[in-house]
Molecule: SAM riboswitch aptamer (S box leader)
Organism: Mycoplasmatota bacterium
């Protein structure tokens, strides 16, 4: 990697770098962006999917760990059985 499963309309800052296009892809749209967007590093926060603690038949807490994530419904229609996270199996 691929295929399986589960989620996928809620929720979450700023600095510093860097400099021009970003919102997965494809079209139409609409939307953010030199009053610095997309990215990348830090801190910080959200969330609670696996792991741990507690509980002891409760499906409930806690964020210690592993990820994840922090515009707009996966931005919105169409179209892919498309994409993105977690898992476990191999």
């Nucleotide at each position: 990697a691929a295929a399986c499963u589960a989620u996928u309309a809620a929720g979450a800052a700023g600095a510093c770098g860097a400099g021009a296009g970003a919102g997965a892809u494809a079209u139409a749209g609409c939307u953010c962006u030199a009053u610095g967007a997309c990215c990348g590093u830090c801190u910080a926060c959200c969330a609670a999917c696996c792991g741990g603690u507690a509980u002891c038949u409760a499906a409930u807490a806690c964020a210690c760990g592993g990820u994840g994530g922090u515009a707009a419904a996966g931005c919105u229609a169409u179209a892919a059985a498309c994409g993105a996270u977690g898992g476990g199996u191999a």